Predicted 3D model of a 72-nucleotide RNA (transfer RNA) from a Candidatus Aenigmatarchaeota archaeon.
């Protein structure tokens, strides 16, 4: 230095042009003697950042960041 994957909620991780969702946790209730299970609800995200294409972008394009492989 090239090449390839990868960045979405606290945490793993879906979602591959049309208002962003799961499990897990976390907060309230119910239930219990009282905890834990369990049952109903809730909160919670500038989609890594800057830029373009497009009526519309987490998705496509292009640059930089950072994280993992790999060549030499």
């Nucleotide at each position: 230095g090239c090449c390839c994957c990868c960045g979405u909620a606290g945490c793993u991780c879906a979602g591959c042009g049309g208002u962003a969702g799961a499990g897990c946790g976390c907060c309230u209730g119910c239930c219990u003697c009282g905890u834990a299970a369990g049952c109903a609800g809730g909160a919670g995200g500038u989609c890594g950042c800057g830029g373009g294409u497009u009526c519309a972008a987490a998705u496509c394009c292009c640059g930089c960041c950072g994280g993992g492989g790999g060549c030499u």
Rfam family: tRNA. Its family is annotated with triplet codon-amino acid adaptor activity in the Gene Ontology. About the family: Transfer RNA (tRNA) molecules are approximately 80 nucleotides in length. It is annotated as a transfer RNA. It was read from a public genome assembly. Model confidence (mean pLDDT): 84 of 100.